[in-house]
């Protein structure tokens, strides 16, 4: 130099604040469409380096004809099904969204070994 290795989805966890719900304090009692407050939780959000699952790639193998453990057919290809394979991987400040915040996004970034 030149190829190649998933920017994949889902469900949930750790973790997240506080728009709804709920609790709790005030206030008013007209019994509120009130304030305030992250306060176990319920909705929400949620991990490249958490889990399981699925889809995908890629590697092997079988299926198509017959008198079936061999024999036949030129092979490819498409399609189904079975198995495997999908590796490492320590990481700030700051900023950005959505009500807000966060292991979300920037970002397997800066930077380290």
């Nucleotide at each position: 130099u030149a190829c190649a290795a998933g920017u994949g989805c889902a469900u949930c966890u750790a973790g997240g604040g506080u728009u709804c719900c709920g609790g709790u304090u005030c206030c008013a009692u007209u019994u509120g469409c009130g304030a305030a407050u992250g306060c176990u939780g319920g909705u929400c959000c949620g991990a490249g380096g958490g889990a399981u699952g699925c889809c995908g790639u890629c590697c092997g193998g079988u299926g198509c004809u017959c008198c079936a453990u061999g024999a036949g057919u030129u092979c490819u290809a498409u399609c189904a099904c079975c198995g495997g394979a999908u590796a490492c991987a320590c990481g700030g400040c700051g900023g950005g969204a959505c009500a807000a915040a966060a292991g979300c996004c920037c970002g397997g970034g800066a930077g380290g070994c």

Guanidine-I riboswitch aptamer from a Gammaproteobacteria bacterium, 113 nucleotides, folded computationally. The model forms 100% of the base pairs in the Rfam consensus. NCBI's taxonomy places the organism under Bacteria, Pseudomonadati, Pseudomonadota, Gammaproteobacteria.